Model confidence (mean pLDDT): 77 of 100. FMN riboswitch aptamer (RFN element) from a Caldilineaceae bacterium, 145 nucleotides, folded computationally. It was read from a public genome assembly, where an Rfam model found it. Lineage of the source: Bacteria > Chloroflexota > Caldilineae > Caldilineales > Caldilineaceae.
[in-house]
RNA sequence: AGGAACCUUCGGGGCAGGGUGAGGGGGCAAACCCCAAUUCCCGAUCGACGGUAAGCCAGCAAGCCUGGCAAGCCCGUGAGCCGCAAGGCAGGAGCUCGGUGCAAAUCCGACGCCGACGGUAUAGUCCGGAUGAGAGAAGGUGUGA
Numbered sequence: 001a002g003g004a005a006c007c008u009u010c011g012g013g014g015c016a017g018g019g020u021g022a023g024g025g026g027g028c029a030a031a032c033c034c035c036a037a038u039u040c041c042c043g044a045u046c047g048a049c050g051g052u053a054a055g056c057c058a059g060c061a062a063g064c065c066u067g068g069c070a071a072g073c074c075c076g077u078g079a080g081c082c083g084c085a086a087g088g089c090a091g092g093a094g095c096u097c098g099g100u101g102c103a104a105a106u107c108c109g110a111c112g113c114c115g116a117c118g119g120u121a122u123a124g125u126c127c128g129g130a131u132g133a134g135a136g137a138a139g140g141u142g143u144g145a
Base pairs, nucleotide, nucleotide: 005141006140007139008138009137010136017042018041019040023035024034025033026032044125045124046115047114048077049076050075051074055069056068057067058066059065060063072113073112080089081088082087094111096110097109098108099107117128118127119126
């Protein structure tokens, strides 16, 4: 320095504002009035983990150094759902357009798109399974050579 095993801790964010009115209530009734969707419409807003990465920030030992951050839609992983299983669904969402450059699907600008299951007026954002599980991250114990 690397490896088997074990322990501890950590480990997901989000509807401002407006419109409509399914439905409910008041009224003898009609007229009319009131309540009523974070789900519909306009609009707003969010982005787990590992990899890749030319960027950004910090440090002093000052070197092609060390540390931190950097992709929702590029490659994978995870919770959830269906199935006896194999397997499938779940992001099956941008090789969009323009710029810089030797090099960018990651940077900069523009436009676009995506989001498990149950509940409920049709939900990425509310409530629930969940004080759960978990990809993984950090630290530690310890054995042998």